[in-house]
This record gives sequence, structure tokens and C1' cells, in this order.
RNA sequence: GCGGAUGUGGCGGAAUGGCAGACGCAGCAGACUCAAAAUCUGCCGGUGGUAACAUCGUGCGGGUUCAAGUCCCGCCAUCCGCA
Repeated sequence: GCGGAUGUGGCGGAAUGGCAGACGCAGCAGACUCAAAAUCUGCCGGUGGUAACAUCGUGCGGGUUCAAGUCCCGCCAUCCGCA
């Protein structure tokens, strides 16, 4: 230099172009306990807000579409192969 694969909450990891984040782990709160562990229940991306809620969010930047994590283009990073 050329070709291919991958990139999603703190971590692993799903999602047929149709509510973004299932499920698990970790974490937080509560119940139980003398106290803890285990177990059960709820919560669990960022920002603002007392809250309701609003807004943003799938490596980065564009494009197609009523609608994109998913399709297209460019770039970046990691891995594999070729030279």
C1' cells in the first nucleotide's frame, strides 16, 4: 500500500429499516437478618429539572428514507490476511 472483519450504557452482549439499548454481570435503594452473606422487589446511558418531564445519545462526519444501530460514501481505531 491492497483486501476483509469488528466498533452499541461501567463490562459482556442482543436488536427483520419501525418505542434505541432485550438478557446477563457490576452498581444503587428497599425487604429479610442482631449484623452480614444468600435470596426477593424496584431502579440502573448523558445533560437540564425538586419532580412531572424535556433534550441528546449505537466510533466520528455526511447521505438515502416518513423513519437508520441496521442501507450508501468518507474518515478513525482494533484485529486478520496479502504484498

Predicted 3D model of an 83-nucleotide RNA (transfer RNA) from Lachnospira sp. Its Rfam family is "tRNA". Rfam's curators write: Transfer RNA (tRNA) molecules are approximately 80 nucleotides in length. The coordinates come from a structure-prediction model, not an experiment, and the mean pLDDT is 81.